[in-house]
Context: one part of a larger RNA
RNA sequence: GAACGAACGCUGGCGGCGUGCCUAACACAUGCAAGUCGUGCGGGAAAGUCUCCUUCGGGAGGCGAGUACAGCGGCGCACGGGUGAGUAACACGUAGGUAUCCUGCCCCCGAGUCUGGGAUAACUUGUCGAAAGACGAGCUAAUACCGGAUAACACCCCUUCGGCAUUUGCUGAGGGCGUAAAAGAUGGCCUCUGCUUGCAUGCUAUCGCUUGGUGAUGGGCCUGCGUGCCAUUAGCUAGUUGGCGGGGUAAUGGCCCACCAAGGCGGAGAUGGCUAGCUGGUCUGAGAGGAUGAUCAGCCACACUGGGACUGAGACACGGCCCAGACUCCUACGGGAGGCAGCAGUGGGGAAUAUUGCGCAAUGGGCGAAAGCCUGACGCAGCGACGCCGCGUGGGUGAUGAAGGCCUUCGGGUCGUAAAGCCCUGUCGGAAGGGACGAAACCUCAGUAGGCUAAUAUCCUAUUGACUUGACGGUACCUUCUAAGGAAGCACCGGCUAACUCCGUGCCAGCAGCCGCGGUAAUACGGAGGGUGCAAGCGUUGUUC
Numbered sequence: 001g002a003a004c005g006a007a008c009g010c011u012g013g014c015g016g017c018g019u020g021c022c023u024a025a026c027a028c029a030u031g032c033a034a035g036u037c038g039u040g041c042g043g044g045a046a047a048g049u050c051u052c053c054u055u056c057g058g059g060a061g062g063c064g065a066g067u068a069c070a071g072c073g074g075c076g077c078a079c080g081g082g083u084g085a086g087u088a089a090c091a092c093g094u095a096g097g098u099a100u101c102c103u104g105c106c107c108c109c110g111a112g113u114c115u116g117g118g119a120u121a122a123c124u125u126g127u128c129g130a131a132a133g134a135c136g137a138g139c140u141a142a143u144a145c146c147g148g149a150u151a152a153c154a155c156c157c158c159u160u161c162g163g164c165a166u167u168u169g170c171u172g173a174g175g176g177c178g179u180a181a182a183a184g185a186u187g188g189c190c191u192c193u194g195c196u197u198g199c200a201u202g203c204u205a206u207c208g209c210u211u212g213g214u215g216a217u218g219g220g221c222c223u224g225c226g227u228g229c230c231a232u233u234a235g236c237u238a239g240u241u242g243g244c245g246g247g248g249u250a251a252u253g254g255c256c257c258a259c260c261a262a263g264g265c266g267g268a269g270a271u272g273g274c275u276a277g278c279u280g281g282u283c284u285g286a287g288a289g290g291a292u293g294a295u296c297a298g299c300c301a302c303a304c305u306g307g308g309a310c311u312g313a314g315a316c317a318c319g320g321c322c323c324a325g326a327c328u329c330c331u332a333c334g335g336g337a338g339g340c341a342g343c344a345g346u347g348g349g350g351a352a353u354a355u356u357g358c359g360c361a362a363u364g365g366g367c368g369a370a371a372g373c374c375u376g377a378c379g380c381a382g383c384g385a386c387g388c389c390g391c392g393u394g395g396g397u398g399a400u401g402a403a404g405g406c407c408u409u410c411g412g413g414u415c416g417u418a419a420a421g422c423c424c425u426g427u428c429g430g431a432a433g434g435g436a437c438g439a440a441a442c443c444u445c446a447g448u449a450g451g452c453u454a455a456u457a458u459c460c461u462a463u464u465g466a467c468u469u470g471a472c473g474g475u476a477c478c479u480u481c482u483a484a485g486g487a488a489g490c491a492c493c494g495g496c497u498a499a500c501u502c503c504g505u506g507c508c509a510g511c512a513g514c515c516g517c518g519g520u521a522a523u524a525c526g527g528a529g530g531g532u533g534c535a536a537g538c539g540u541u542g543u544u545c
């Protein structure tokens, strides 16, 4: 000099964009943060209101409404969001490999979607319990569950031959064993079929379902190299190192197991200890390098602590389950409930870090055919000069160089065109009026073209037009009014280092980054006047280069 997620002191007008628990991965009250689908399925209210009846108590029916709601089932909950504890490791970075693998939803292609069955929740009912809830009996449905058929040029396994490759494989041909489904949902139609002649077991469109291939995407695994400190850590190792066989996995592997061999690592630093998430980047520097890893982005790890598996395409799963532990809460003492390192917020710790805000309008995500619902992701607003950037606190004129302060050699000098006065301007602020972009879509309706089809039904695709939607926000912005009116401080002035005098003090009180000042004329302490430097900031402290 530069920098900062800063803090502290004094001071503080406005705006834009960023940014804000670095400490206790300490404990958490309260609310919200993951649901959705009735076009998979069986059930199914109420308030209210209308009509009728009435013994005036009420009763029946319609609408509400197949709505709310709980349940079975599907998809999602493995994303998104947080944190940095652990980890010195294939964790990360980079370059490769997979002849060792998986991949829901999505794209493309092929084949199929036949036929049966038994349950169960909700519900009803009984028992137990303070509760959380549990158990028994009975009823019922499905795109829930379980059989059977079909079963190739597909898939898996075995096998024969050929070609290619060279790590066990890939590929072509032949043979054999085995492996599937939801008769689904919705809309439309009468060409075919059937009949009850306008309907579906028919046809058709869309969405689904099963199976296989391919792609895309996302992952698993393996390898080379690189990524801290300590040798005042020198030896470490028994599933240890390798083989054979097996188990396990989507898959290789001592991952696990039996047997066999006795190996494997290490001064190019094993083992041990300490520290630490890694990277793109960030800061600094002419660079080389050094330091660092907040915000944003990629990867990893974790979710009260430790362990475990279940479900699933995917987890060993932050707002799932089980066990153990510590802690907190409820209890009828028998037993239960909980996990903010999600967004706010509280206590605590600390030098120190924000609102228990608004909205799904946009972008993105989940579910759904869609309308739509959910979304503390996100978009916004609030608070903080925490940072960067921009703007303002006025402009011109004005010499009796006013008053006053300070200094003085008492002549004067200086603050100083500074003020006053006069003439202007109107940024910001304040008031009033107007007032956005961010919105284009989806949906619906209408039209056009194409496709499917028996069909100009429906439906699908493309396109045109109309309609609708804004949290921010009456915000930005514009116009008018207002009036110099509301808006300057902080540090320094011995040298380094820009800036000097007076008074007070008298090695005292004090200053100080280094050198050093102060013991009676201190440009170095304290005050004042003046000056210098920065400026809505200025200094100090800390840290890095």
Base pairs, nucleotide, nucleotide: 001545002544003543004542006541007540008539009538010537013391014390015389016388017387018386019384020383021349026347027346028345030344031343032342035075036074037073040072041071043069048063049062050061051060052059053058082302083301084300091227092226093225094224095223096222097221098220101219102218106215108213109212110211111210112209113208114148115147116146117145123138124137125136126135127134128133154179155178157176158175159174160173161172162171163170164169184207185206186205187204188203189202193200194199195198228274229273230272235265236264237263240262241261242260243259245257246256247255277299278298279297280296281292282291283290284289304325305324306323307322308321327338328337329336330335355381357380358379359378363377364375365374366373367372394424395423396422397421404415405414406413407412428486429482430481431480432479433478434477438472444466445465446464447463448462449461450460451459489534490533491532492531493530494515495514496513500529501528502527503526504525510517511516

A computed fold for a 545-nucleotide part of an RNA from a metagenome, annotated as small-subunit ribosomal RNA, 5' domain.
The coordinates come from a structure-prediction model, not an experiment, and the mean pLDDT is 85.